[in-house]
This is a predicted complex of two RNAs, RNase P RNA and transfer RNA, with 453 nucleotides together.
């Protein structure tokens, strides 16, 4: 210098003028104070809160899935284990079960799962024929029957790998080494798991983001929840179900509990007002202690948006930041950095709507640490 | 603000145990006609909204994301 990896951070500052919204003081004029985000976003998860009387049991359905921990909870986070990628810093993994069962594996290929003989290799028999030989016979081509998974070929995938023995030819058929599985034992670890030793030729393909099995979790709806005040209108019409055991709460079903004469849907009628919920909270900051960490305990301090046709803005000045160009100083052989002057330009993504914890996505900038490669000393 | 659904040819839509991308209308060319329409024959036209993942293989399964559509106020 180039390329890259990880972590934490900022999101312009101050002042003047003109505005918006909420709160407080004041009789008023007026004065004082607060006023978007790291993602407020997507609504992908999880909770608080509210109503459904309670939120009960089973089935179904949905979700999660290595281990230990954190937490109100999670599909999140932290620390590990195992696997994979990268030269490396480092990163990624929906990471239970395929030896419980079922399904699927197109095309190609002989055969796609306790498989399979297309070519090849080998053995036997047979006929004709060709060659060789004095002859017995041998070799080759062909047909039939059989053996063989070592080689070729197909495929994403063909039922461990290499070598030797063995055999008519072959094969874990046998043996040595290597890899994997199962079983047993020892040691370490809370555990996932790791290391070591022994036995057994056991070698049993992939797919569960296919059905399924196992373990665990989940009642439903959502602030347009829900409550109060006020105004207005026709508690009107139709259909379906039911009328004493059916229906409703209950949402897919059953049980259980409660209410118990109506219930559901559609067409109509009226209003388009106000208040609460509504922001002090699993809250922020600082210190300290425990813990590797996520996080938790204790102490101190602070109050920090609450709009609803929906506020949080505009403009000017100075300074700061980034980019380009010019000039100056200094470093270096150079490329190119550093400091400064002047001119011009730029400043992203976006924007609360009941509130929190996460994830994901969008996005400007500089900082710190580290890695690899190249050049020079 | 909250809930649900959809995205496949120019338009309207099919597409299931994951393996060929299709139908109707439209378009182009040709035939038939004196000419047009109808009809007949042939043909073109696709990043299956986008990006990742699972798988030998994805329109299909899973995740993220983009775009569009739709429903939900209160009272009696």
């Nucleotide at each position: 210098g180039a390329a890259g990896c990880a972590g934490a951070c900022c999101a312009g500052a101050u002042g003047g003028c003109c505005g918006c919204u909420c709160c407080c003081c004041g009789a008023a004029a007026g004065g004082g104070g607060g006023g978007a985000g790291g993602a407020a976003a997507g609504u992908c998860c999880g909770g608080g809160c509210u109503c459904c009387g309670c939120a009960g049991g089973g089935c179904a359905u949905g979700g999660u899935g290595c281990u230990g921990g954190a937490u109100a909870a999670c599909g999140u986070c932290c620390a590990g284990c195992g696997g994979g990628g990268g030269u490396g810093a480092c990163c990624c993994c929906a990471g239970g079960g395929a030896a419980a069962g079922u399904g699927c594996c197109a095309c190609a290929g002989a055969g796609a799962g306790a498989a399979g003989u297309c070519c090849g290799c080998c053995c036997g028999c047979c006929u004709u024929u060709a060659g060789c030989g004095u002859a017995g016979g041998c070799u080759g081509c062909g047909g039939c029957g059989g053996g063989u998974a070592a080689g070729g070929g197909u495929g994403a995938a063909a039922g461990g790998g290499u070598g030797a023995g063995g055999u008519a030819a072959g094969a874990g058929c046998u043996c040595a080494c290597c890899g994997g599985g199962u079983c047993c034992g020892g040691c370490g670890g809370u555990g996932a798991c790791g290391c070591c030793g022994g036995a057994u030729g056991c070698c049993a393909g992939g797919u569960a983001a296919a059905c399924c099995c196992c373990a665990c979790c989940a009642g439903g709806a959502g602030c347009a929840a829900g409550g109060c005040c006020u105004a207005a209108u026709a508690g009107g019409g139709a259909a379906g179900c039911g009328u004493c055991a059916a229906g409703g709460a209950c949402g897919g079903c059953c049980c259980g509990u409660c209410c118990g004469u109506g219930c559901u849907u559609c067409c109509g009628g009226g209003u388009u007002g106000g208040c609460c919920g509504c922001u002090a909270g699993a809250g922020g900051c600082c210190g300290u202690c425990g813990g590797c960490a996520a996080c938790g305990g204790c102490g101190g301090u602070c109050c920090c948006a609450g709009a609803u046709g929906a506020a949080u803005g505009g403009u000017c000045a100075u300074c700061g930041c980034c980019c380009g160009c010019u000039c100056c100083g200094g470093g270096g052989u150079a490329a190119c950095g550093c400091g400064g002057u002047g001119c011009g330009g730029g400043a992203a993504c976006a924007g609360a709507a009941c509130c929190c914890g996460g994830c994901u996505u969008a996005u400007g900038g500089g900082c710190u640490g580290c890695u690899u490669c190249g050049g020079c000393c | 603000g909250g809930g649900g659904c959809u995205g496949u040819a120019g338009c309207u839509c099919a597409g299931u145990u994951g393996g060929g991308a299709g139908a109707g209308c439209g378009c182009u060319u040709g035939a038939a006609u004196g000419g047009c329409a109808u009809u007949c024959a042939a043909g073109a036209g696709g990043u299956c909204g986008a990006c990742a993942g699972u798988u030998c293989g994805a329109u299909c399964c899973u995740g993220u994301u983009c775009a569009g559509c739709u429903c939900c106020a209160c009272c009696a």

Its mean pLDDT, the model's own confidence on a scale to 100, is 80. It holds a member of the Rfam family "Bacterial RNase P class A". Rfam links the family to the GO terms ribonuclease P activity, dimeric ribonuclease P complex and tRNA processing. It is annotated as a ribozyme.